[in-house]
RNA sequence: CGCUCAUCCAGAGCGGUGGAGGGACAGGCCCUACGAAGCCGCGGCAACCCUUGGAGGGGUGCCAAUGCCUGAUCGAUGAGAC
Repeated sequence: CGCUCAUCCAGAGCGGUGGAGGGACAGGCCCUACGAAGCCGCGGCAACCCUUGGAGGGGUGCCAAUGCCUGAUCGAUGAGAC
C1' cells in the first nucleotide's frame, strides 16, 4: 500500500508556539485575526485490541456541527492474516 471484518446520532480542554487557513474530495453549509492548520506541554473522552478473578494497567485512537448535509469507482478508526 492492497485485502477481510467491525464501528462511525454519544463523549472529551486549557495554555504556549505559529501565522491563514481548516472541516479528506465535489456541491452546499459551517469554523476561523474574540486568531485557522501544524508543532509542544499538561488535561480529558472512551471505540477497538492485549492483560487481570475484578479493579487496575498497556497499545493505538479521539477531544466543532450525525463521517455537518448530499453524492461517490467516498472517508476515518481498530483488529487480523499476508